A computed fold for a 367-nucleotide RNA from a soil metagenome, annotated as Bacterial RNase P class A.
The prediction has a mean pLDDT of 78.
The RNAcentral record of the sequence draws on MGnify.
Rfam family: Bacterial RNase P class A. It is annotated as a ribozyme. Rfam's curators write: Ribonuclease P (RNase P) is a ubiquitous endoribonuclease, found in archaea, bacteria and eukarya as well as chloroplasts and mitochondria.
RNA sequence: GAGUCGGCUGGGUGGUCGCGGCACGGCAUUGCCCCGUGUCGAGGAAGGUCGGGACUCCACAGGGCAGGGUGCUGGCUAACGGCCAGUCGGGGCGACCCGCAGGAAAGUGCCACAGAGAACAGACCGCCGAUGGGCCGGCCGGGAGACCGGACGGUCACAGGUAAGGGUGAAACGGUGCGGUAAGAGCGCACCAGCGCCCGGGGUGACCCGGGCGGCUCGGCAAACCCCACCCGGAGCAAGGCCAAGCAGGGGACGGUUGCCCGCUCGCACCUUCGGGUGCAGUCCCCAGGUGGGCCGCGCAGAUGGAUGGCCACCCAGGGCCGCUGGCAACAGCGACCUGGACAGAAUCCCGCCUACAGGCCGACUC
Numbered sequence: 001g002a003g004u005c006g007g008c009u010g011g012g013u014g015g016u017c018g019c020g021g022c023a024c025g026g027c028a029u030u031g032c033c034c035c036g037u038g039u040c041g042a043g044g045a046a047g048g049u050c051g052g053g054a055c056u057c058c059a060c061a062g063g064g065c066a067g068g069g070u071g072c073u074g075g076c077u078a079a080c081g082g083c084c085a086g087u088c089g090g091g092g093c094g095a096c097c098c099g100c101a102g103g104a105a106a107g108u109g110c111c112a113c114a115g116a117g118a119a120c121a122g123a124c125c126g127c128c129g130a131u132g133g134g135c136c137g138g139c140c141g142g143g144a145g146a147c148c149g150g151a152c153g154g155u156c157a158c159a160g161g162u163a164a165g166g167g168u169g170a171a172a173c174g175g176u177g178c179g180g181u182a183a184g185a186g187c188g189c190a191c192c193a194g195c196g197c198c199c200g201g202g203g204u205g206a207c208c209c210g211g212g213c214g215g216c217u218c219g220g221c222a223a224a225c226c227c228c229a230c231c232c233g234g235a236g237c238a239a240g241g242c243c244a245a246g247c248a249g250g251g252g253a254c255g256g257u258u259g260c261c262c263g264c265u266c267g268c269a270c271c272u273u274c275g276g277g278u279g280c281a282g283u284c285c286c287c288a289g290g291u292g293g294g295c296c297g298c299g300c301a302g303a304u305g306g307a308u309g310g311c312c313a314c315c316c317a318g319g320g321c322c323g324c325u326g327g328c329a330a331c332a333g334c335g336a337c338c339u340g341g342a343c344a345g346a347a348u349c350c351c352g353c354c355u356a357c358a359g360g361c362c363g364a365c366u367c
Stems, first nucleotide, its partner, number of pairs: 001367009011315007019041008043343001047354002050352005055236004067232005072086005087101001088099004102227002107225002109221003124166002126162003131159002133156005139150004174192006193217002195214008240296004249287006267280005316341001318339003322335005
């Protein structure tokens, strides 16, 4: 100088004007309002409401299916998709960082474009053409001859063989070499890589180290279906509980009585033996559920549509500019002035995660 990781902080003091809760006083019988005093009054994320739990109500014999979630290992936790430590894989010279990290050798499915062929693969170019076939040549044998048969050499590239090479692609069915072959090929062999099985050692485990065997060479995708293991009832403080106006509902009583005077003349309907009775309206009381509303739930901040703020002065980080001093300069010290501190605000509570965040401080480590 460049970086990595972890932790802390998130302006301070005073004055003044305000806001909310509680207590006491003014205050007298109590309460409210009001006034005064005292005391308390946001965050590391109070945020997003993503995961989990407490709490509350509803549902629920037991088991299974369906559906959803989680997914390397061990531990922590009330629980979690969280945290810690590790394993494996990837990145970085390194400190260190990142990972939705079970199974593709249980089955099904998919793999664009290009390409001949995309998964028990595939002959487009190329290579070969041993074998079979066509043609040519001489030779040998048979036959009187036409001709027939045989091996050999050459040629064609017809059948066919070939996954070495080219080409396409994200991916083409291990790599290098030697042998082998007509040409080739794990076809054979050596080494390397991978996979599977076995053995030994280490680790609680994921897994690691070493050895042997098998030519076994088997592509990718499960954030496709699926398989395996584990977990999962629903709704949420507008949960929920208590008290309870008014109106409506149900039940009961009164419903022309009298100290006097005045006024009205039986509220309406029906029945009547004319004494009265019944129903409706009205007044009062009671009952159940429960609306408005209140209290609890609710927390030594607290809620009620929601208090926790504004201004001034000085100081502290940071930035700018000017003056003086020192110095060749970069710069350092002192002083004055201006500027200046982010993200954001509880609402039932708690544990996490994620996201936002100016600036400052501390520690460990790497190159």